Description: Transfer RNA from a Clostridia bacterium, 71 nucleotides, folded computationally. Its mean pLDDT, the model's own confidence on a scale to 100, is 84. Taxonomically the source falls in Clostridia (Bacteria, Bacillati, Bacillota). Rfam family: tRNA. The family's RNA type in Rfam is transfer RNA.
């Protein structure tokens, strides 16, 4: 330099263009002599920008970060 892939909650992963969800972690509570475990409840996210569309995590372009391949 060229090509390809990935980017969603603190973490690990879902979501065929139509309400962004689970597990775990965090907060609160129940239980317990205390704690752990269990149970209930709750908080928290689509990498940035633009475009298409009635509607975008999803499709297109571009940028950024990381990974892989070629030279």
């Nucleotide at each position: 330099a060229g090509g390809g892939g990935u980017g969603u909650a603190g973490u690990u992963c879902a979501a065929u263009g139509g309400u962004a969800g689970a597990a775990u972690a965090g907060g609160a509570g129940u239980c317990u002599c205390c704690a752990a475990a269990a149970c209930u409840u709750u908080u928290g996210a689509u990498g940035g920008g633009a475009g298409u569309u009635c509607g975008a995590u999803u499709c297109u372009c571009u940028c950024c970060a990381c990974c892989c391949c070629u030279g």